[in-house]
RNA sequence: GGAGUCGGCCGGACAGUCGCGCGACGCGCAAGCGUUUCGAGGAAAGUCCGGGCUCCACAGGGCAGGGUGCCAGGUAACACCUGGGCGGCGUGAGCCGACGACCAGUGCAACAGAGAAUAGACCGCCGAUGGCCCGCAAGGGAUCAGGUAAGGGUGAAACGGUGCGGUAAGAGCGCACCGCGCGCGGGGUCAACGUCGCGUGGCACGGUAAACUCCACCCGGAGCAAGACCGAAUAGGGGAGCAUGGCGCGGCCCGCGUCGCUCCCGGGUAGGUUGCUUGAGCUCAUCGGCGACGGUGAGCCUAGAGGAAUGACUGUUCAAGACAAAACCCGGCUUACAGGCCGACUCCCUUA
Numbered sequence: 001g002g003a004g005u006c007g008g009c010c011g012g013a014c015a016g017u018c019g020c021g022c023g024a025c026g027c028g029c030a031a032g033c034g035u036u037u038c039g040a041g042g043a044a045a046g047u048c049c050g051g052g053c054u055c056c057a058c059a060g061g062g063c064a065g066g067g068u069g070c071c072a073g074g075u076a077a078c079a080c081c082u083g084g085g086c087g088g089c090g091u092g093a094g095c096c097g098a099c100g101a102c103c104a105g106u107g108c109a110a111c112a113g114a115g116a117a118u119a120g121a122c123c124g125c126c127g128a129u130g131g132c133c134c135g136c137a138a139g140g141g142a143u144c145a146g147g148u149a150a151g152g153g154u155g156a157a158a159c160g161g162u163g164c165g166g167u168a169a170g171a172g173c174g175c176a177c178c179g180c181g182c183g184c185g186g187g188g189u190c191a192a193c194g195u196c197g198c199g200u201g202g203c204a205c206g207g208u209a210a211a212c213u214c215c216a217c218c219c220g221g222a223g224c225a226a227g228a229c230c231g232a233a234u235a236g237g238g239g240a241g242c243a244u245g246g247c248g249c250g251g252c253c254c255g256c257g258u259c260g261c262u263c264c265c266g267g268g269u270a271g272g273u274u275g276c277u278u279g280a281g282c283u284c285a286u287c288g289g290c291g292a293c294g295g296u297g298a299g300c301c302u303a304g305a306g307g308a309a310u311g312a313c314u315g316u317u318c319a320a321g322a323c324a325a326a327a328c329c330c331g332g333c334u335u336a337c338a339g340g341c342c343g344a345c346u347c348c349c350u351u352a
Stems, first nucleotide, its partner, number of pairs: 001348010012317007020039002023036005041323001045334002048332005053223004060254004065219005070084005085099001086097004100214002105212002107208002122152002124148003129145003132141003160178006179203001180201007187193001227274004237265006245259005281300008
């Protein structure tokens, strides 16, 4: 100097003029007026997870269904976060993970190939023993029966690998090493561990579960249009069903509660208040912890609209032009983002 990786932050500020919203204070009979603090995000987005809260409701058990899937922690909880293990990608800093089980069972792997899971002989190799041919014989020849799966081929993948011995030729057939199974021990948190070591056994049948499935753990439902209160209105109209019942608890069963409920036709009303913002809240300091995070102390209050409030103009500054607007609230994840700042680390080139 260049290229990268990870983490954090900004994404406007100041002044003026006019115009909005909740609250507080003051004035006013009221309508309303004046002053004043404060007033959209890092993702408010997606609606993908988890909760708080409200109701079913006094609230159980099971089946079905759904979710997660290495270990240990954090958290209100989680499919999130942190730290480890294993696997993969990258020279590396780092990044990713649908990461339990194939000996519980059932499936699937086109085509090619002899054969695709306790398989198989296409090209080959042998042909010792029996047969065939030559030969008096010894022996020789080519192969049939038979043996073989080491060599070659097919395929994404072919039923351990390399070497030596052995054999008619071969084969864990035997041996050495590696691999694999079993047993014991070490390290690690009595953890994950395809980790390390020792012993032993020629050694038993591969892949796929983001295939069905099995295993372990977890899970009531509906949702602020939840719900509560006040007010208004009518036709308490008509019909049908059910007592071995009806209805409620998402589906089904048991159980529990209750005494009425369900469906169809027709008529009337629908305005307001609340829920609604003090929170699993934020900032700083300190202590504990590898860390996520937790404890203690002090300080702060920072939107609550209701058809939906933040706007317009001017000046200065500037990098400022992106993605883009709360609607009950919070913790995450994912996606989008012009431009800029800070820190740590990795690799390459050059110079001293």